Predicted 3D model of an 88-nucleotide RNA (c-di-GMP-I-GGC riboswitch aptamer) from a Clostridiales bacterium. Its Rfam family is "c-di-GMP-I-GGC riboswitch aptamer". Rfam links the family to the GO term cyclic-di-GMP binding. The coordinates come from a structure-prediction model, not an experiment, and the mean pLDDT is 88. The organism belongs to Eubacteriales, within Bacteria.

[in-house]
RNA sequence: AUCGAAAAUGGCAAACGCCGCGAAAGCGGCGGACGCAAAGCCACGGGUCUAAAGCCGCGGAGCGGCCAUGACGGCCGGGUUGCCGAAA
Numbered sequence: 001a002u003c004g005a006a007a008a009u010g011g012c013a014a015a016c017g018c019c020g021c022g023a024a025a026g027c028g029g030c031g032g033a034c035g036c037a038a039a040g041c042c043a044c045g046g047g048u049c050u051a052a053a054g055c056c057g058c059g060g061a062g063c064g065g066c067c068a069u070g071a072c073g074g075c076c077g078g079g080u081u082g083c084c085g086a087a088a
Stems, first nucleotide, its partner, number of pairs: 002088001003085002011036002016031006034074001040080003044077003047072003054066005
């Protein structure tokens, strides 16, 4: 260094509930633990979700369609930093 243990010390926290933010996806806080060896950090590539504004269509209200500049790092890849040390 690779690697990751019925090891140690610590860490994070899915679903769900309550409160708040947001048009939504989703996010933050508290509780809570399904899991996680990068479940630390970065939307760079792919992917997924949403569609406010915008555009298009339809007498109107409005509805439908398209669209990321919005979101997800706990979907995959990549970049970057890092605790511990059995076996190999």